[in-house]
RNA sequence: AACGAUAAAGGCAAACCUAUCGAGAGGUAGGGACGCAAAGCUAUAGGGCCUGAAAAGGCAGCCAGCUACCGAAA
Numbered sequence: 001a002a003c004g005a006u007a008a009a010g011g012c013a014a015a016c017c018u019a020u021c022g023a024g025a026g027g028u029a030g031g032g033a034c035g036c037a038a039a040g041c042u043a044u045a046g047g048g049c050c051u052g053a054a055a056a057g058g059c060a061g062c063c064a065g066c067u068a069c070c071g072a073a074a
Stems, first nucleotide, its partner, number of pairs: 003071002011036002016031006034061001040066003046063002048059004
């Protein structure tokens, strides 16, 4: 560098519910765990999806970019 155990330590938190903000997609907080080895960060810059009549927004738990803990096997 790559890879990812029924490893160890630690972490995140889908659906749903409550409160709240938003026209909406959706956001935030609390509860809650389906899952996650980047489910950490990035929506200025690439693809994709969603909202909107448009202007303009949203989504990183779709791909992507950047960074990172641990260390069995191959």

Overview: The RNA shown here (c-di-GMP-I-GGC riboswitch aptamer) has 74 nucleotides. Its Rfam family is "c-di-GMP-I-GGC riboswitch aptamer". Rfam links the family to the GO term cyclic-di-GMP binding. Model confidence (mean pLDDT): 86 of 100.